[in-house]
RNA sequence: UAAUAUCUUUGGGGAUUGGUGAAAUUCCAUACCGACAGUUAAAGUCUGUGAACUCUUUUGCAAUCAAAGGAGCCGAGUGGGUGAAAUUCCUGCACCGACGGUAAAGUCCGGAUGAGAAAAGAUAAAA
Numbered sequence: 001u002a003a004u005a006u007c008u009u010u011g012g013g014g015a016u017u018g019g020u021g022a023a024a025u026u027c028c029a030u031a032c033c034g035a036c037a038g039u040u041a042a043a044g045u046c047u048g049u050g051a052a053c054u055c056u057u058u059u060g061c062a063a064u065c066a067a068a069g070g071a072g073c074c075g076a077g078u079g080g081g082u083g084a085a086a087u088u089c090c091u092g093c094a095c096c097g098a099c100g101g102u103a104a105a106g107u108c109c110g111g112a113u114g115a116g117a118a119a120a121g122a123u124a125a126a127a
Stems, first nucleotide, its partner, number of pairs: 001127001004124007017029003031107002033097002035049004044095002053072008077093005099110003
């Protein structure tokens, strides 16, 4: 110097103002939000990761339940400008957002005081 191991902490934001209606933060108009790592230069839309969702295996079980594991699925952008370099900056105009509940939800309530990509720190430490 620090591969690696263990532990600790951190680790997702947002419905304003009106309209219709018996009822909507769900519809209509308007408003608002953007996890983590990477990328010659800063990203909701590039590349990859995570949560969620679906299927499945094993074990336990009264079970449609629980725990651990595997596989699948996984939304959406372009025109112009600057520059050595930007689908990342500036500018114009667009677009996207799991499941359950409920008047149809990215924003309310719920699983979730959960899980988690990852970040920071501590200790040990091969070579």
FMN riboswitch aptamer (RFN element), 127 nucleotides, folded computationally.